Description
This is a predicted structure of a 272-nucleotide part of an RNA (large-subunit ribosomal RNA, domain VI) from a bioreactor metagenome. RNAcentral holds the full RNA, with entries from SILVA. Model confidence (mean pLDDT): 88 of 100.
[in-house]
Context: one part of a larger RNA
RNA sequence: CGUUGGAUGUUUGAGAGGAGCUGUCCUUAGUACGAGAGGACCGGGACGGACGAACCUCUAGUGUAUCAGUUAUCGUGCCAACGGUAUCAUGCUGAGUAGCUACGUUCGGAAGGGAUAACCGCUGAAAGCAUCUAAGUGGGAAGCCCCCCUCAAGAUGAAACAUCCCAGGGCCUUUAAGGUCCCUGAAGACACCAGAGAGAAUAUCUGGUUGAUAGGCUGGGAGUGUAAGUGCAGUAAUGUAUUCAGCUUACCAGUACUAAUCAGUCGUGAGG
Numbered sequence: 001c002g003u004u005g006g007a008u009g010u011u012u013g014a015g016a017g018g019a020g021c022u023g024u025c026c027u028u029a030g031u032a033c034g035a036g037a038g039g040a041c042c043g044g045g046a047c048g049g050a051c052g053a054a055c056c057u058c059u060a061g062u063g064u065a066u067c068a069g070u071u072a073u074c075g076u077g078c079c080a081a082c083g084g085u086a087u088c089a090u091g092c093u094g095a096g097u098a099g100c101u102a103c104g105u106u107c108g109g110a111a112g113g114g115a116u117a118a119c120c121g122c123u124g125a126a127a128g129c130a131u132c133u134a135a136g137u138g139g140g141a142a143g144c145c146c147c148c149c150u151c152a153a154g155a156u157g158a159a160a161c162a163u164c165c166c167a168g169g170g171c172c173u174u175u176a177a178g179g180u181c182c183c184u185g186a187a188g189a190c191a192c193c194a195g196a197g198a199g200a201a202u203a204u205c206u207g208g209u210u211g212a213u214a215g216g217c218u219g220g221g222a223g224u225g226u227a228a229g230u231g232c233a234g235u236a237a238u239g240u241a242u243u244c245a246g247c248u249u250a251c252c253a254g255u256a257c258u259a260a261u262c263a264g265u266c267g268u269g270a271g272g
Base pairs, nucleotide, nucleotide: 001154005165006164007163008162009161010160011159015151016150017149018148021049022048023047024046025045026044027043033038051108052107053106054105055104059102060101061100062099066095067094068093069092070091071086072085073084074083075082076081112146113145114144119139120138121137122136166271168182169181170180171179172178173176183269188266189265190264192208193207194206195205196204213259214258215257216255217254218253219252220251222248223247224246229242230241231240232239233238
């Protein structure tokens, strides 16, 4: 821009893409078959491999704005307690929430229908027989078309459904889906702002006071592992009590304290 008024939401599915794998064991059954050796079809069940998707409950990894330990050095006047630097980017070490992940978890290939290939048939002539074929009519594959999953009406053949919105006037002329002026400005959208289940920008999504969108605060979870100060014991290093303390990022809630304020722009007036 189109889809013949505008808009919001939900669909249909022309078409396109994805998937499509396979093993072992048990049973049927040591049965059918076979002199024996050996050894099934058909059917039922269990467990796997590889591949793929989603997810983070468990396990594991990371987790550079969490907690603790610790070395050197500098600083806060000193002690104590803290802070800075030590990878160009955590000094090093032990742990670790959310998120992200796999080594983790769950799930998938199936079943079914239709038309067929090779092939196997029925009936059956040409050709008194025979013949699956000439007329007619069946079976038959991991393959084909559906079925399963995803996208999908620019499918210009532009689809459907539900709901919402708009019901003024004057003048001019070449009388038209015309021009112009006044009034009107809907539904809805955008922009702006707070953001994340989203993210390179954009887009998408959640919100904007009739509000829990982010921050803060409060409570909880979770992590670390018993803070500082003080008392006591010890010459002291240190230990111990207060104290499963203190601190705490992304998690879960609550709470308008702070910030999403007020304004603005587009979109019209009933539609070949």